This is a predicted structure of a 521-nucleotide part of an RNA (small-subunit ribosomal RNA, 5' domain) from an uncultured bacterium.
Its Rfam family is "Bacterial small subunit ribosomal RNA". Rfam links the family to the GO terms structural constituent of ribosome and ribosome.

[in-house]
Context: one part of a larger RNA
RNA sequence: GAUGAACGCUAGCGGCAGGCUUAACACAUGCAAGUCGAGGGGCAGCACAGGGAGCAAUCCUGGGUGGCGACCGGCGGAAGGGUGCGUAACGCGUGAGCAACUUGCCCGUAUCUGGGAGAUAACCGAUGGAAACGUCGACUAAUAUCCCAUAACACAGACCAUGGCAUCGUGGACUGUUAAAAGAGAUUCGGAUACGGAUAGGCUCGCGUGACAUUAGCUAGUUGGAGUGGUAACGGCACACCAAGGCGACGAUGUCUAGGGGUUCUGAGAGGAAGGUCCCCCACACUGGAACUGAGACACGGUCCAGACUCCUACGGGAGGCAGCAGUGAGGAAUAUUGGUCAAUGGGCGAAAGCCUGAACCAGCCAUGCCGCGUGAAGGAAUAAGGCCCUAUGGGCCGUAAACUUCUUUUGACGGGGAGCAAUAAGGUCUACGUGUAGGCCGAUGAGAGUACUCGUCGAAUAAGCAUCGGCUAACUCCGUGCCAGCAGCCGCGGUAAUACGGAGGAUGCGAGCGUUAUCC
Numbered sequence: 001g002a003u004g005a006a007c008g009c010u011a012g013c014g015g016c017a018g019g020c021u022u023a024a025c026a027c028a029u030g031c032a033a034g035u036c037g038a039g040g041g042g043c044a045g046c047a048c049a050g051g052g053a054g055c056a057a058u059c060c061u062g063g064g065u066g067g068c069g070a071c072c073g074g075c076g077g078a079a080g081g082g083u084g085c086g087u088a089a090c091g092c093g094u095g096a097g098c099a100a101c102u103u104g105c106c107c108g109u110a111u112c113u114g115g116g117a118g119a120u121a122a123c124c125g126a127u128g129g130a131a132a133c134g135u136c137g138a139c140u141a142a143u144a145u146c147c148c149a150u151a152a153c154a155c156a157g158a159c160c161a162u163g164g165c166a167u168c169g170u171g172g173a174c175u176g177u178u179a180a181a182a183g184a185g186a187u188u189c190g191g192a193u194a195c196g197g198a199u200a201g202g203c204u205c206g207c208g209u210g211a212c213a214u215u216a217g218c219u220a221g222u223u224g225g226a227g228u229g230g231u232a233a234c235g236g237c238a239c240a241c242c243a244a245g246g247c248g249a250c251g252a253u254g255u256c257u258a259g260g261g262g263u264u265c266u267g268a269g270a271g272g273a274a275g276g277u278c279c280c281c282c283a284c285a286c287u288g289g290a291a292c293u294g295a296g297a298c299a300c301g302g303u304c305c306a307g308a309c310u311c312c313u314a315c316g317g318g319a320g321g322c323a324g325c326a327g328u329g330a331g332g333a334a335u336a337u338u339g340g341u342c343a344a345u346g347g348g349c350g351a352a353a354g355c356c357u358g359a360a361c362c363a364g365c366c367a368u369g370c371c372g373c374g375u376g377a378a379g380g381a382a383u384a385a386g387g388c389c390c391u392a393u394g395g396g397c398c399g400u401a402a403a404c405u406u407c408u409u410u411u412g413a414c415g416g417g418g419a420g421c422a423a424u425a426a427g428g429u430c431u432a433c434g435u436g437u438a439g440g441c442c443g444a445u446g447a448g449a450g451u452a453c454u455c456g457u458c459g460a461a462u463a464a465g466c467a468u469c470g471g472c473u474a475a476c477u478c479c480g481u482g483c484c485a486g487c488a489g490c491c492g493c494g495g496u497a498a499u500a501c502g503g504a505g506g507a508u509g510c511g512a513g514c515g516u517u518a519u520c521c
Stems, first nucleotide, its partner, number of pairs: 001520003005517005012373006018366002020331001025329003029326003034075003039072002042068002046066003050061004082284003091209008101201002106197008114148004124137005154177004159172005183189002210256003217247003222244004227239003259281004263274004286307005309320004337363001339362003345359001346357004376407004386398005412458006421448001427442007465510005470491003476505005486493002
């Protein structure tokens, strides 16, 4: 000098940041991922038209309508958010490569969107179970599923030409193979195939990236070959066969420690130390293992198996996973609210309106940090009283300090006004390109918040402490104590004149903080 700090004393305000470093310990409760009826069959609940009964109140009915629980289907739940267990590794950083690859949604270009079929959930009936949850029968729809047709610049095979970097790439003709939903709506939105783009990933390599040699040898799918399988793709990735290799003092192997980087702290620099907040990458989601679905996962709020733990049970059997946001217990020196809103930004779905969003934006708590402001300003000497000290009728210090006079009102209290953040959506209108997009103008919407800010009134009013004073090190005297009580970072103080202990007066330093402790340079 610095800190995600803690402790002691003290404390007026604001802005901006930060806030479980320990038990990746266990978790009550609520919320954190839904959405689409413009894909579908439908109608549990709500509302309405209509119908019936009744004098009326009202009751019954009513998928016809708005809508919509559950169900089928689509897209999204692989993002966002959390944590740092593991990992010394192509994990990360940096620079290359893929003639060895994938990429939903988005953009561009081209072509197509023809015909048919069988199921199944919901609903209904029956039935098992304490529950969780099922079982059987009958029926039905689709942008769910299947079949057929169509077929190229796609895929596979051999041929020709040409190019390269070895496997090969590109172009041409031939043969074979593979697709879809004429769906919805009336503005358009979709579906299939191929090529290209963008974005996002996968894989490979050079170099860099801890400690210990009181770890010296390690290795059997091990190293390589050609083959088969597998993968989006290369590859011992896996398998059978063959060969006997491969790594290592330029530190293999082993053990310990650790997420990496941008960065942060310190330092003149070289360097040393750290990796909290923010950003990028990685890994993980009670512990271990596995796959399914999917463009993408071997999936935090999905599935299955095993285990530990907790809970329910009718004892037969079931349920759960906060390292999401709050919150609880525990651990600890120590770390916050079971808050508000989708107004903005962003994300998911939707044609849109909109719905969802503990992402986000705000508010609350904490001097935890940084920065700023204030606790008044000018004048004022009988240098009052009081306290302390001395060489004591007298002086010195506190001290222009106070009182007192004049002034100001930051802050504060009260009263009034009052934002920016809002861009636009639906819709209207105009323009451009040229038929659905873009732009201009108008036109709802604010959680924060009556907040920030500002105006007026009042009145110095509401606001100073902490540590130190032997030397290092800025700042000295008196009293008490008497090697006691105590101090102390080092040297060292204290045994009767202690500037070093305790108190007082004074002084010094910093100041809403000041000291102490811990850690790094």